A computed fold for a 73-nucleotide RNA from a Spirochaetales bacterium, annotated as transfer RNA.
Rfam family: tRNA. Rfam links the family to the GO term triplet codon-amino acid adaptor activity. The family's RNA type in Rfam is transfer RNA.
The coordinates come from a structure-prediction model, not an experiment, and the mean pLDDT is 81.
The RNAcentral record of the sequence draws on ENA.
[in-house]
RNA sequence: GGGCUACUAGCUCAGUAGGUAGAGCAGCAGACUCUUAAUCUGCGGGUCAAAGGUUCGAAUCCUUUGUAGCUCA
Repeated sequence: GGGCUACUAGCUCAGUAGGUAGAGCAGCAGACUCUUAAUCUGCGGGUCAAAGGUUCGAAUCCUUUGUAGCUCA
């Protein structure tokens, strides 16, 4: 330098033949308990790596860039 893959919540990951983004754990609050833990209930939390394009509408399609990994030379 060429090719391929991945990037979504604090963490681990779902979500694809385009239709207003979710789970588990973690965090916070409440219930229970003498207290803690455990258990139960609820709540908050993400401009979907960045920019641009297509579209009525993009995490999803296209282009470029970044980071990481694999691979070829």